[in-house]
RNA sequence: GCGCCACUAGUCCAGUGGUGAGGAUAUUUGCCUUCCAAGCAAAAGCGCGGGGUUCGAUUCCCCGGUGGCGUA
Numbered sequence: 001g002c003g004c005c006a007c008u009a010g011u012c013c014a015g016u017g018g019u020g021a022g023g024a025u026a027u028u029u030g031c032c033u034u035c036c037a038a039g040c041a042a043a044a045g046c047g048c049g050g051g052g053u054u055c056g057a058u059u060c061c062c063c064g065g066u067g068g069c070g071u072a
Stems, first nucleotide, its partner, number of pairs: 001071007010025004018055001027043005048064005
């Protein structure tokens, strides 16, 4: 350089063209406990950037970025 794959919360992941974007873990608050841990409840936190298609895009397409794998 070329090809392929991935990108969603602090971290690891799921998901689907359609009204609240979810799980685990971490964080914070409360309950429990003499205290801590564990447990229970709650809160806050997310679509890599831009463009296109569409009535509607996290999902489909293109360009770019980052990372991984392969190849020389």
A computed fold for a 72-nucleotide RNA from Pleodorina starrii, annotated as transfer RNA.
The RNAcentral record of the sequence draws on ENA and Rfam.
Its mean pLDDT, the model's own confidence on a scale to 100, is 81.
Its Rfam family is "tRNA". The family's RNA type in Rfam is transfer RNA.